Bacterial RNase P class A from Lysobacter soli, 354 nucleotides, folded computationally.
It is recorded under the gene name rnpB.
It matches the Rfam family "Bacterial RNase P class A". It is annotated as a ribozyme.
Lineage of the source: Bacteria > Pseudomonadati > Gammaproteobacteria > Lysobacterales > Lysobacter.
């Protein structure tokens, strides 16, 4: 001084002048005014995960169903966060991730290909063995030839994918048939809580797909503040009881016996309307202490929207870097999308100076 990575934190500032809400107090018989505190967000949003809270259903275990998925920790919980492993990407600070089991089982693989799972030979390479044929030989056999049985998977072709890769060596051509290195392993040591990770051993068997059924481990009842709890008129209906009533109407020949019927007094349940649920809270703010860290512990301090047809607004002046996205509705942790622009720290990297 340029380029870049994480991490926090600000989201026009002052002044003034009208207005809107709740609440507290005063004035007024009421309507209402008068002062005075406080009055939107980092996402208030999506409503995608968690969880408080509320009401319903539940004995306990299993079985379906559905999430979650490397380990280990955090949290009230998590698909969320913090460390680690593992893989990828990046020169580096550093990102990114459906990252459990394919040696339980079942299944899948178009088309092309000789074969697509304990396969396979189409072009090809060999000519060792056997057997044919030619030449040579008295014979034994030698060489040739690539005809018939073979022998190979080097190398070419097919395809997401072809039965460990690369070199060397050996071989008739070849092969883990031998070695080096890489990879693989239900091998054995070390290390680590554990993912895993290093060191020696083993020639290699055991391809992929779980975002296909399946297996494994954890997790999970249902609706949701329009939840629900309380108060509670009018009317209509329900329950006790008292009284005119040993009635009176129905069912009936009669009796018993059922059903109805009037006045008053009581008691309970709905609705209409009120009230609560409603902002003090897994809370903020600051210091110490533990902890690599998420995150806990502890002291001090603050109180910061709470409506219910729904308030948080416009004007005007002034500075400047010229102002994005957006507006609470029951609450609180996340994740995820939208958002002009500025600050702050810590790293990495590359030039130039000392």
């Nucleotide at each position: 001084g340029g380029a870049g990575u994480c991490g926090g934190c600000c989201a026009g500032g002052c002044a003034g002048u009208c207005g809107c809400g709740u609440c507290a107090u005063c004035c007024g018989g009421a309507a209402g005014g008068a002062u005075g505190c406080c009055g939107a967000g980092g996402a208030a949003a999506g409503u995608c995960c968690g969880g408080g809270c509320u009401c319903c259903a539940c004995a306990g275990g299993g079985c379906a169903c559905g999430g979650u998925g490397c380990c280990a920790g955090g949290u009230a919980a998590c698909g969320c966060c913090u460390g680690g492993g593992c893989g990828g990407c990046g020169a580096g600070a550093g990102c990114c991730g459906a990252c459990g089991g394919a040696a339980a089982g079942u299944g899948c693989a178009a088309c092309a290909g000789a074969g697509a799972g304990c396969a396979g030979a189409c072009c090809g390479c060999c000519g060792a063995a056997c057997g044919g044929c030619g030449u040579c030989g008295c014979a034994a056999g030698a060489c040739g030839u690539g005809c018939g049985u073979g022998g190979u998977a080097a190398g070419g072709g097919u395809g997401a994918a072809a039965c460990g890769g690369u070199g060397c060596g050996g071989u008739a051509a070849g092969a883990g048939c031998g070695c080096a290195c890489c990879g693989c392993g239900a091998g054995u040591c070390c290390g680590g809580c554990a993912a895993c990770g290093g060191a020696c051993c083993g020639g290699c068997a055991c391809g992929g797909c779980a975002a296909a059924c399946c297996c494994c481990a954890c997790c999970g009842g249902g609706a949701g503040c329009a939840a629900a709890a309380c108060c509670a008129a009018a009317u209509a209906g329900g329950g006790a009881g008292a009284c005119u009533a040993u009635g009176c109407c129905g069912c009936g020949g009669c009796c018993c016996g059922c059903g109805g019927u009037g006045u008053c007094u009581c008691c309970g349940g709905g609705u209409a309307g009120g009230u609560u649920g409603c902002u003090u809270g897994a809370g903020c703010g600051u210091c110490g202490c533990g902890g690599u860290g998420a995150c806990g512990c502890g002291g001090c301090g603050c109180c910061u929207a709470g409506a219910g047809g729904a308030a948080u607004g416009a004007c005007u002046g002034u500075c400047c870097a010229c102002g994005a996205c957006a507006g609470a509705a029951c609450c609180c942790g996340g994740c995820u999308u939208a958002u002009c622009g500025g600050c702050c720290g810590a790293c990495u990297u590359c030039g130039c100076g000392c």